RNA sequence: CCGUGCUAGGCGGGGAGCUCGUGGUGCCCUGUACCCCAAAUCCACGCACGGGGGGCUGAAUCCCCGCCCGAGGCUCGGGAUGCCGCACGAAGGGCUCGCUCGUCGGUGCCGAGGGUCGGGUCCUGCGCAACGGAGCCCCGCGAACCGAGUCAGGUCCGGAAGGAAGCAGCUCUCAGCGGAUCGUCCCGUGUGCCGCAGGUUCGCCUGGCCUGAGUCGGCGAACGGGUGUCCGCGUGCGCGCUACUGGGUCGACGGCGGGUGCACGG
Numbered sequence: 001c002c003g004u005g006c007u008a009g010g011c012g013g014g015g016a017g018c019u020c021g022u023g024g025u026g027c028c029c030u031g032u033a034c035c036c037c038a039a040a041u042c043c044a045c046g047c048a049c050g051g052g053g054g055g056c057u058g059a060a061u062c063c064c065c066g067c068c069c070g071a072g073g074c075u076c077g078g079g080a081u082g083c084c085g086c087a088c089g090a091a092g093g094g095c096u097c098g099c100u101c102g103u104c105g106g107u108g109c110c111g112a113g114g115g116u117c118g119g120g121u122c123c124u125g126c127g128c129a130a131c132g133g134a135g136c137c138c139c140g141c142g143a144a145c146c147g148a149g150u151c152a153g154g155u156c157c158g159g160a161a162g163g164a165a166g167c168a169g170c171u172c173u174c175a176g177c178g179g180a181u182c183g184u185c186c187c188g189u190g191u192g193c194c195g196c197a198g199g200u201u202c203g204c205c206u207g208g209c210c211u212g213a214g215u216c217g218g219c220g221a222a223c224g225g226g227u228g229u230c231c232g233c234g235u236g237c238g239c240g241c242u243a244c245u246g247g248g249u250c251g252a253c254g255g256c257g258g259g260u261g262c263a264c265g266g
Stems, first nucleotide, its partner, number of pairs: 001266006009057003012030004020046005034054004063259006072250007082241002084238006092231002094227005100221008113211009122199006128192002130189004135184002138179004147172004155164003
């Protein structure tokens, strides 16, 4: 130096988080890197780089160390003219009100608008009517005795003449029951194109009289007032947010340099 067979090692790493601490599952970055089992009210461990089982590779592109670069994470600040919030200001837009003008349309001497006098609609009371209920009136039934009249027979008193009480029957009626609803009276009402009296409102409708030309609506413009909820403007404030930016820390991928075996044979 070459060949064969092995061994250490390797077959991903990192950040934040969790935890007393470490590693893993889960999240994020890198970028391609064996398989299976369990693992967030978690799994394994206590100085290890996770635990259990299997497989591949193997002394170098691959394993180990150092330096550089640096994705990304974490952390301490600065921080807007951008954004957010609050307060104040002014009144540009917006909105709204008034007045005037213009324009379009409706309506109006067959009477606009206004004034005045009534009526209705609304409320209260009374009356009338309607409806309902009950009473009276009308018709019928209706009392074994304790209702009335008349009381056969029988009973009682009397010498007799005569007299008395009185059942059944008949007639009548009380309480009550039924009918009829014409009349009358009382009570009631989600009743009324009804009447009388009073009240209320000029909101609506309507009638008479007086006056006599406007009046109503839409749109637009100018002017004046209001508002500050909306849009926009200005000022101030905020341990406010973000873009942006400074420091610290960890650091994947990648680059450079160095290091690391054993046995046998030629």